[in-house]
Predicted 3D model of a 382-nucleotide RNA (Bacterial RNase P class A) from a Candidatus Fermentibacterota bacterium. Rfam family: Bacterial RNase P class A. By type it is a ribozyme. The prediction has a mean pLDDT of 76. Lineage of the source: Bacteria > Pseudomonadati > Candidatus Fermentibacterota.
RNA sequence: AGGGGAGGGCGGACGGUCGCCCCGGGGAAACCCGUGGGAGGAAAGUCCGGGCACCCCAGGGCUGGACGCCGGAGGAAACCUCCGGUUCCGGUAACGGAAAGAACGUGCCACAGAAAGGAAACCGCCGGAACCAGUUCCGGUAAGGGUGAAAGGGUGAGGUAAGAGCUCACCGGGGAUCGGGCAACCGGUCUCGCACGGCAAACCUCGUCCGGUGCAAGGCCAAGCAGGGGGGAAGGCCCUCGGGCCGGGGCGUUGCCCGCGCCCCCUGACCUCCGGGUUGGCCGCUAGAGGCCCCGGGCAACCGGGGUCCCAGACGGAUGACCGUCGGCACUCCUUUAUUAAGGGGUGCGCACAGAACCCGGCUUACAGCCCUCCCCUCUUU
Numbered sequence: 001a002g003g004g005g006a007g008g009g010c011g012g013a014c015g016g017u018c019g020c021c022c023c024g025g026g027g028a029a030a031c032c033c034g035u036g037g038g039a040g041g042a043a044a045g046u047c048c049g050g051g052c053a054c055c056c057c058a059g060g061g062c063u064g065g066a067c068g069c070c071g072g073a074g075g076a077a078a079c080c081u082c083c084g085g086u087u088c089c090g091g092u093a094a095c096g097g098a099a100a101g102a103a104c105g106u107g108c109c110a111c112a113g114a115a116a117g118g119a120a121a122c123c124g125c126c127g128g129a130a131c132c133a134g135u136u137c138c139g140g141u142a143a144g145g146g147u148g149a150a151a152g153g154g155u156g157a158g159g160u161a162a163g164a165g166c167u168c169a170c171c172g173g174g175g176a177u178c179g180g181g182c183a184a185c186c187g188g189u190c191u192c193g194c195a196c197g198g199c200a201a202a203c204c205u206c207g208u209c210c211g212g213u214g215c216a217a218g219g220c221c222a223a224g225c226a227g228g229g230g231g232g233a234a235g236g237c238c239c240u241c242g243g244g245c246c247g248g249g250g251c252g253u254u255g256c257c258c259g260c261g262c263c264c265c266c267u268g269a270c271c272u273c274c275g276g277g278u279u280g281g282c283c284g285c286u287a288g289a290g291g292c293c294c295c296g297g298g299c300a301a302c303c304g305g306g307g308u309c310c311c312a313g314a315c316g317g318a319u320g321a322c323c324g325u326c327g328g329c330a331c332u333c334c335u336u337u338a339u340u341a342a343g344g345g346g347u348g349c350g351c352a353c354a355g356a357a358c359c360c361g362g363c364u365u366a367c368a369g370c371c372c373u374c375c376c377c378u379c380u381u382u
Stems, first nucleotide, its partner, number of pairs: 001378010012326007020038003023034004040353001044364002047362005052214004059258004064210005069085006086099005100205002105203002107199003122145002124141008153171006172194001173192008218283004228274005235246004247265007290309008327351001328349009
């Protein structure tokens, strides 16, 4: 210098004029005043988890969902993130990706191919027979060819009619055992000719975990209206008239079933439709796993301690409009130079995605342009 890998950050600045929402001060009020505060990294989608609030909190079963190498960190948690490692795959490398179980069982493996899983002779090879000279038939053979994503261990030698773990060596694999490691796993020795093709983002199996609804939660105040009408159903027996038994219906248990609890059965529980009233105010409402700085510990993620700061809070829903200077970007022209670089002029664009609504942690998605750090490879120079 060129190419590549990993991670992080910013995403306009300043000023003027007029406005908006909170907060504070003044005032009886209208209103006035102010060195006060006023969107984001995603405020978004509302997909997970938590706080908070209300409901439910006998029990059991079925269904469903999430996660899944090992050790650790954060956290109450997460379809969460990170650190350190293991095995395999890709890459020269930095680095990236994948991860329970396929010897419980079932299922699937398109097309092609003879055969797709306790095998299979299409071509080929070998042996035999027939015809009568390259064909047919029978048998052997998985070494070679062909098909396929995948063809029942691989390479080599021996062996054989040709072949074959048929035999042997090495590699791979199964089993046993020893050593190392917290573990995933790694290494050694012995043994077995090889049994176990792939798919679990197919069912499934194993292990761990999982109540529901959401701030329109919920609480308080004020005002108003009619507990009005229609529809849905099943009651029976006993009795000391309080109730008991059987049966039926409904509600809750918030996927379903059993069960349990409560209510009702012509004195109407409950559901549903029509009809009537309200469309006001206050709280919840923002201080939090919070930001920044320093010291110590740990390989690291992080942990411990100390200091400091307060940073939106609307509800007909504020956070805006206009202008100026600088900056940025796009197009275009010119100049310099070895140059993709630098400088200057003109025109255009207010200038990426987007805008809080109970709060927080994650995930996912959108994003003009710009900046920073570390690492790898190649070439060149010293």